[in-house]
Model confidence (mean pLDDT): 80 of 100. The RNA shown here (transfer RNA) has 73 nucleotides and comes from a Candidatus Magasanikiibacteriota bacterium. It was read from a public genome assembly. Rfam family: tRNA. By type it is a transfer RNA.
RNA sequence: CGGGCUGUAGCGCAGUUGGUAGCGCGCAUGGUUCGGGACCAUGAGGCCGCGGGUUCGAACCCCGCCAGCCCGA
Numbered sequence: 001c002g003g004g005c006u007g008u009a010g011c012g013c014a015g016u017u018g019g020u021a022g023c024g025c026g027c028a029u030g031g032u033u034c035g036g037g038a039c040c041a042u043g044a045g046g047c048c049g050c051g052g053g054u055u056c057g058a059a060c061c062c063c064g065c066c067a068g069c070c071c072g073a
Base pairs, nucleotide, nucleotide: 001072002071003070004069005068006067007066010025011024012023013022019056027043028042029041030040031039049065050064051063052062053061
């Protein structure tokens, strides 16, 4: 310098023929227990790396940039 992949809740990930985001763990509250753990119920938490564009509508399409990993020179 060129190319590819990845970037979504605290952590690990899903969501890709565009239609207003979900699972597991963790966390909070309640139940159960002598108490804890386990289990059960309920709930909080992200506007999807950043900026711009297309569209009635974008995590999803297009452009630029940033970060990590890999390959090549």